[in-house]
Context: one part of a larger RNA
RNA sequence: GGAUGAACGCUAGCGGCAGGCUUAACACAUGCAAGCUGCAGGGGAGAGAGAGGUAGCUUGCUACUUGCUGACGACCGGCGCACGGGUGCGUAACGCGUAUACAAUCUACCUUGUACAGGGGAAUAGCCCAGAGAAAUUUGGAUUAAUGCCCCAUAGUAUCGUUGACUGGCAUCUUUUAACGAUUAAAACUCCGGUGGUACAAGAUGAGUAUGCGUUCUAUUAGCUAGAUGGUAAGGUAACGGCUUACCAUGGCUACGAUAGAUAGGGGUCCUGAGAGGGAGAUCCCCCACACUGGUACUGAGACACGGACCAGACUCCUACGGGAGGCAGCAGUGAGGAAUAUUGGACAAUGGUCGCAAGACUGAUCCAGCCAUGCCGCGUGCAGGAAGACUGCCCUAUGGGUUGUAAACUGCUUUUAUAUGGGAAGAAUAAGAUCUACGUGUAGAUCGAUGACGGUACCAUAAGAAUAAGCACCGGCUAACUCCGUGCCAGCAGCCGCGGUAAUACGGAGGGUGCAAGCGUUAUCC
Repeated sequence: GGAUGAACGCUAGCGGCAGGCUUAACACAUGCAAGCUGCAGGGGAGAGAGAGGUAGCUUGCUACUUGCUGACGACCGGCGCACGGGUGCGUAACGCGUAUACAAUCUACCUUGUACAGGGGAAUAGCCCAGAGAAAUUUGGAUUAAUGCCCCAUAGUAUCGUUGACUGGCAUCUUUUAACGAUUAAAACUCCGGUGGUACAAGAUGAGUAUGCGUUCUAUUAGCUAGAUGGUAAGGUAACGGCUUACCAUGGCUACGAUAGAUAGGGGUCCUGAGAGGGAGAUCCCCCACACUGGUACUGAGACACGGACCAGACUCCUACGGGAGGCAGCAGUGAGGAAUAUUGGACAAUGGUCGCAAGACUGAUCCAGCCAUGCCGCGUGCAGGAAGACUGCCCUAUGGGUUGUAAACUGCUUUUAUAUGGGAAGAAUAAGAUCUACGUGUAGAUCGAUGACGGUACCAUAAGAAUAAGCACCGGCUAACUCCGUGCCAGCAGCCGCGGUAAUACGGAGGGUGCAAGCGUUAUCC
């Protein structure tokens, strides 16, 4: 000198864009953060709506009623909840980065292609009845549906096995083909336009696994290892493998640093530097790990699952003492810790996600707003003229000079900004639907066609008027900027050298000056 997720002191006009618990992965009141689907289903709890019915009559109103319809609590089913969001505890590891391999693998939704969907059955929730319990919750009986479950049929280009021929490979093997045997499917709904279902093949996407190289410090850590290293066999997995088990062998790693200990998420990147290097890993993006602590599996295409389950533990809460409930390292917010870090805000309008044929619903993702000079950038606090070089202040060699200083007054101009009034966006693309055109008749195209949180915001115009707006640090040398007064080794200053003991440019005040400026200094850390 540069830099910072900064803090502290003094000060403070505005805007744009960013950033905002670095400490206790400490504990959490409250609200919200993952639902959707009635075009799978039985239905009929409660409150609206439509339609029908009955009664009263004021003849178009009131009351009652009917799952008939749209909507629909709870239930059964489907898809989602493995994404998105948070944190950095652990981890020195194929965790990450990079480059490869899978002849050792899986992949819901999506795309393409081929083929198919015949028949039957038994349940169960809900509802109803009867109970247990303070509650959380739960037991028994009867009955019912489905795109829920099961059985049979059909099927080969699918899977498996055996045999023969052929191609390729380092090998286990493999390509093509023939024969024989064995095995597994399906679901309907419909506004008749479609939407779904099953099997197989291919793609895309995502994931898994293996390997080369790179990846902090300590030798005041020198030996470590029994599933340990390898083989055979079996089991298990989507898949290879001591992944697991049985048997057999005795191996494997290490001074090119094993083992042990300490520290730490990794990278893209960021800071500095001419570079080489050195330092960091906030925001944003990719990967990993974790979800009160430890363990376990279930479901599923995918989890060993933040707002799922079970067990154990610590803690908090409820209790009728028998027993139960909970998990903010989601968004806000609270306490605590700390030098220190924000609102219990608005909206789904846009972008994206899930579900749905769709309308749409949900979305603390996201988009916005609020707070904070925390940073960067921009703008302003006027401009021009104006010498009696005014007054005050300060200084001096003091009837006088110098300086403050064109500074002020005064004259003219401008109005960014602030204030007032008025106008007022872009961000919106289209969806449902309607009309039309083309032909291959279900696709494409054209025209029309709701919707804005931010926000009456940005922006624009008009009005009057210099009107609304400057501080902080320093002035001995390094280092730009000097005098007076007070003090008298005192009070004090100080980054280093050092100032102060009666003429202090170094302490305190004043005048003047220098530097930066809505900031300026100090402290901390890195180069």